Annotation
The prediction has a mean pLDDT of 85. A computed fold for a 96-nucleotide RNA, annotated as SAM riboswitch aptamer (S box leader). Its Rfam family is "SAM riboswitch aptamer (S box leader)". From the family's description: The SAM riboswitch is found upstream of a number of genes which code for proteins involved in methionine or cysteine biosynthesis in Gram-positive bacteria.
């Protein structure tokens, strides 16, 4: 890249470096020189894989279910995925 899948009404920001842009696409409607993207730092949030702990199912399993942790992997930190759209995006997990 394309496929299955599950979630997108809740939660969480400071500095520095940068300089004009951002909210994915249309159309609204917003943030933004009182600093926008991007990068770094460290700090939260959240709990989708892992690992830990606890009960449960089960002859039993490297099985499954339910809660809990937050050490590892992502993720994530304006607005309901900002908002409508017969438009399709994003993030996990998985198999290709």
């Nucleotide at each position: 890249c394309a496929c299955u899948u599950a979630u997108c009404a809740a939660g969480a920001g400071u500095g520095a470096c940068g300089g004009a842009g951002g909210g994915a696409c249309a159309g609204g409607c917003c943030c933004u020189g009182c600093g926008a993207a991007g990068u770094c730092a460290c700090g939260a949030c959240a709990a989708c894989c892992u690992g830990c702990c606890g009960c449960c199912c089960g002859c039993a399993a490297g099985g499954g279910g339910c809660g809990g942790u937050a050490a590892g992997g992502u993720g994530c930190c304006a607005a309901u995925g900002c908002c409508u759209g017969c438009a399709u995006g994003a993030u996990g997990a998985g198999a290709g």